[in-house]
RNA sequence: GCGACUGGACCGCCGAGUCCCCGCGAGGGGAGCCGGGGACCCACACUCCCCCGGGGGCGAAUCCGCGCACCAGCGGUAGGGCGACUCCGGCCCGAGCCCGUCAGCUAACCCGGUAGGCGGUUAGGAGAGGAGAA
Numbered sequence: 001g002c003g004a005c006u007g008g009a010c011c012g013c014c015g016a017g018u019c020c021c022c023g024c025g026a027g028g029g030g031a032g033c034c035g036g037g038g039a040c041c042c043a044c045a046c047u048c049c050c051c052c053g054g055g056g057g058c059g060a061a062u063c064c065g066c067g068c069a070c071c072a073g074c075g076g077u078a079g080g081g082c083g084a085c086u087c088c089g090g091c092c093c094g095a096g097c098c099c100g101u102c103a104g105c106u107a108a109c110c111c112g113g114u115a116g117g118c119g120g121u122u123a124g125g126a127g128a129g130g131a132g133a134a
Base pairs, nucleotide, nucleotide: 010120011119012118013117014116018031019030020029021028022027032114033113034112035111036110037109042104054102055099056098057097058096063076064075065074066073079093080092081091082090085127086126087125088124
């Protein structure tokens, strides 16, 4: 001097997942944000026969084709993200988990969550907008 790793501060990204208070701690209580259940009305709906076998929620994460039956790959796609708005361009994601035969919407009311994972020596362009200071 270079590279990698680790810790802290700071600046950011996905996401609801932030902030305050009490407590030695475990934990507890709030605010904000997020999710679920839950009336009237509305929606759905009736009868017989046959066949089949559930249904629902969070999330952008659905669906299609090929390959495959070595266990999971390839291509695309609805949809989503990239420092407050729009367009163009570029890049990326397009997962996973939960309820347990049960749930349309839904005022009152009831219940729950407030995690986890990443980036930071680089910077795309055009337009809109008008905050602050003097």

Source information:
RNAcentral holds the sequence, with entries from Rfam. A computed fold for a 134-nucleotide RNA from Actinomadura barringtoniae, annotated as c-di-AMP riboswitch aptamer (ydaO/yuaA leader). Of the family's consensus pairs, 96% are formed in the model. The coordinates come from a structure-prediction model, not an experiment, and the mean pLDDT is 78. Taxonomically the source falls in Actinomadura (Bacteria, Actinomycetes, Streptosporangiales, Thermomonosporaceae).